A computed fold for a 72-nucleotide RNA from Candidatus Woesearchaeota archaeon CG10_big_fil_rev_8_21_14_0_10_44_13, annotated as transfer RNA. Rfam family: tRNA. NCBI's taxonomy places the organism under Archaea, Nanobdellati, Candidatus Woesearchaeota. The coordinates come from a structure-prediction model, not an experiment, and the mean pLDDT is 83. The RNAcentral record of the sequence draws on ENA.
RNA sequence: GGGCUCGUGGUCUAACGGUAUGACGUCGCAUUGGCUAUGCGGAGACUCCGGGUUCAAAUCCCGGCGAGUCCA
Numbered sequence: 001g002g003g004c005u006c007g008u009g010g011u012c013u014a015a016c017g018g019u020a021u022g023a024c025g026u027c028g029c030a031u032u033g034g035c036u037a038u039g040c041g042g043a044g045a046c047u048c049c050g051g052g053u054u055c056a057a058a059u060c061c062c063g064g065c066g067a068g069u070c071c072a
Stems, first nucleotide, its partner, number of pairs: 001071007010024003018055001026042005048064005
């Protein structure tokens, strides 16, 4: 330098054009003499950045940035 894959809560992850899903973690309550475990509930991402297409974009297109991998 070139090809391919990827970028979503603190972490991991789903979404395949129509209110962004779940798990872990976190906070509260119940339970316990107390802790753990368990049950119930809450908060937390408008999706890496900019532009385009569309009634509507995390999703499709273009350009950037970053990561992984292969080739040189």